A computed fold for a 520-nucleotide part of an RNA from a metagenome, annotated as small-subunit ribosomal RNA, 5' domain. RNAcentral holds the full RNA, with entries from SILVA. Its mean pLDDT, the model's own confidence on a scale to 100, is 83.
Context: one part of a larger RNA
RNA sequence: GGACGAACGCUGGCGGCGUGCUUAACACAUGCAAGUCAAGGAGAAAGUUUCCUUCGGGAGAUGAUUAAACUGGCGCACGGGUGAGUAAUAUAUAAGUAAUCUACCUUUGGAUUUGGAAUAACAUCGAGAAAUCGGUGCUAAUACCAAAUAAUGCAGCGGAACCGCAUGGUUAUGUUGUUAAAGCUUCGGCGUCUAAAGAUGAGCUUGUAUCCGAUUAGUUUGUUGGUGAGGUAACGGCUCACCAAGACUGCGAUCAGUAGCUGGUCUGAGAGGAUGAUCAGCCACACUGGAACUGAGACACGGUCCAGACUCCUACGGGAGGCAGCAGUGAGGAAUAUUGGGCAAUGGGCGAAAGCCUGACCCAGCAACGCCGCGUGAAGGAUGAAUGUCGUAAGAUUGUAAACUUCUUUUAUUAGGGACGAAAAAGCAGGCAAUGCCUGCCUUGACUGUACCUUUUGAAUAAGCCCCGGCUAACUACGUGCCAGCAGCCGCGGUAAUACGUAGGGGGCUAGCGUUGUCC
Numbered sequence: 001g002g003a004c005g006a007a008c009g010c011u012g013g014c015g016g017c018g019u020g021c022u023u024a025a026c027a028c029a030u031g032c033a034a035g036u037c038a039a040g041g042a043g044a045a046a047g048u049u050u051c052c053u054u055c056g057g058g059a060g061a062u063g064a065u066u067a068a069a070c071u072g073g074c075g076c077a078c079g080g081g082u083g084a085g086u087a088a089u090a091u092a093u094a095a096g097u098a099a100u101c102u103a104c105c106u107u108u109g110g111a112u113u114u115g116g117a118a119u120a121a122c123a124u125c126g127a128g129a130a131a132u133c134g135g136u137g138c139u140a141a142u143a144c145c146a147a148a149u150a151a152u153g154c155a156g157c158g159g160a161a162c163c164g165c166a167u168g169g170u171u172a173u174g175u176u177g178u179u180a181a182a183g184c185u186u187c188g189g190c191g192u193c194u195a196a197a198g199a200u201g202a203g204c205u206u207g208u209a210u211c212c213g214a215u216u217a218g219u220u221u222g223u224u225g226g227u228g229a230g231g232u233a234a235c236g237g238c239u240c241a242c243c244a245a246g247a248c249u250g251c252g253a254u255c256a257g258u259a260g261c262u263g264g265u266c267u268g269a270g271a272g273g274a275u276g277a278u279c280a281g282c283c284a285c286a287c288u289g290g291a292a293c294u295g296a297g298a299c300a301c302g303g304u305c306c307a308g309a310c311u312c313c314u315a316c317g318g319g320a321g322g323c324a325g326c327a328g329u330g331a332g333g334a335a336u337a338u339u340g341g342g343c344a345a346u347g348g349g350c351g352a353a354a355g356c357c358u359g360a361c362c363c364a365g366c367a368a369c370g371c372c373g374c375g376u377g378a379a380g381g382a383u384g385a386a387u388g389u390c391g392u393a394a395g396a397u398u399g400u401a402a403a404c405u406u407c408u409u410u411u412a413u414u415a416g417g418g419a420c421g422a423a424a425a426a427g428c429a430g431g432c433a434a435u436g437c438c439u440g441c442c443u444u445g446a447c448u449g450u451a452c453c454u455u456u457u458g459a460a461u462a463a464g465c466c467c468c469g470g471c472u473a474a475c476u477a478c479g480u481g482c483c484a485g486c487a488g489c490c491g492c493g494g495u496a497a498u499a500c501g502u503a504g505g506g507g508g509c510u511a512g513c514g515u516u517g518u519c520c
Stems, first nucleotide, its partner, number of pairs: 001520004006516005013374006019367002021332001026330003030327003035074003040071002047062006081285003090210008100202002105198008113147004122137006153178006160171004183190002211257001213255001218248003223245008260282004264275004287308005310321004338364001340363003346360001347358004377407004388397003412457001415454003421447001427441006464509005469490003475504005485492002
C1' cells in the first nucleotide's frame, strides 16, 4: 500500500447492486418448510324432495365430477441446511469397468388371456388416562396369489467366424429348460408387461497430487497371497474353511496433532505466500451410538427398530419429542437481520388436464457491513463589515468566507400520469393429413400505484472525522510544570512544550473518518 462475512469510537442525506452467527454440530416455545392423483377401488352426512306407512318409521331421488378418512399409484434418495467427523473409504486430475446397475424420459419391436383367495375403510364388541391395541362380521381394486401364452430375454449344452495377454468378449446360430401383464375412458386418449438401443444418474478399480511432528521407528494376524465356497448389481479377505508366511516401512510405515476438498478468493511484477464466507462442483453429517426394512435409488434431516443422554405428558400401568429447513427464543460472544408477502416469474413433485403443494425461489423489511453513483447549491460580491485569534499596536488573519444581488431545483415536498418483468397453459375459432405446429380472441403481477415521467413550493431538507516534532501533508497562543498526560518507531513533559490539554489557524479524507484484529 492492498484486502476483509469484520468489530469498536465519533458522525450520518439518498439511491442501485451485493452481503449478514466466523463463537455453542449448545438447548429449543410457536407457526410453516412434501405432497398429490376422483380418468385404479370403495364412498358418506346435514339439508331439499317423491312414494309407502301400523305414524315409530321405511324406500328412492337430489345433495355428489362433493368434504374428511381408507386402500392403491407416484413422489418423499430431489430441493433446503451444516462442516462435527475425515489426512484418504475424501477431493482434484487422467484413465479403466472384457467386473456393474439405472425409476421417470426418448426411439424401435412384441404382448396386454383365464381364474382365485383375502384385507383396510365400515359395522359391532372389548382393553386403555392417553398414545394406541385386540376380537368378530362385510366388501373392492391398476393391491395380492395362481394358471395360460413364451422370444431377439435369462440359464444349461452344442458349435462357426472375428477380437482380446488371459479368465474371456462380440456377431450370427441349433437345442433343452425357465420367466410377464391391468385395466380405465368423455372413445380423443391415459396406462400395464416384455425385449433391444439411447439418454441421464450412480457403483467399483487404478496412476499422480493434496498440512505438521522422528522429543512418534518399527507396524500388521483376515494381517499378505493362494484354492474352494458363500455373498453382492458388480470385482475383491467383502465373509468363511483349508493351505502358504507373507504385506507395509527412512521416497517416513505406524502413532500423535490439525483440517471438509476443489473451481476460486486476497496479495504479489512474477515465482510464490495466505485463504476456502457468499456463488458453483464433489464429499460427509442430521440429538449421540448401532441396525436393517421399503425401494430403480437410502442404510433415509422433517421414515422404522434398539440402546443412551436430555426435555415433556401421565390416572404411575405407560407414552411423546429431535430447527446443522424458514422465521423466531434462550445461552455463548466484540459481533451478525423479520415469528413479513406471493406462488406473478424460474425450477421441482403429483395429475390427462383444470389445478393442488413448494420458507426452493421471487420479493419486501432490518443493518453505512461492502462496492458503485448522487447530493448538501451555482454565479457575482471589498468599506476586505462584525466577531474570534495573533500582534512589533502599524496591522495581519479568519476571508469571497459572510451579508447582499441574480439564478437553479438533483434530492426533499405537493399533485397527476404510469410501465417492463407475461411467455403462456387451459378454453373458443381458423389453417395444414395430424394428437403436432402456426394464427386470432379471452385470462393471469406478490413486488406495486413500485420504477419512471410531468408538476407545486422553496436555498429551501442534508458534514463530519482524523491529524499538524521527524518518518508524514499541515504552527501559533494560553494552561500545565517528569505532574496531568501522549506514543506505531525514534521519543515528548522537571516554567518560554509547533510532541500533553484548550483555542485560533492549517493539512488530509469525505457520508464517512479513525482505532483494533487478521492475511499478502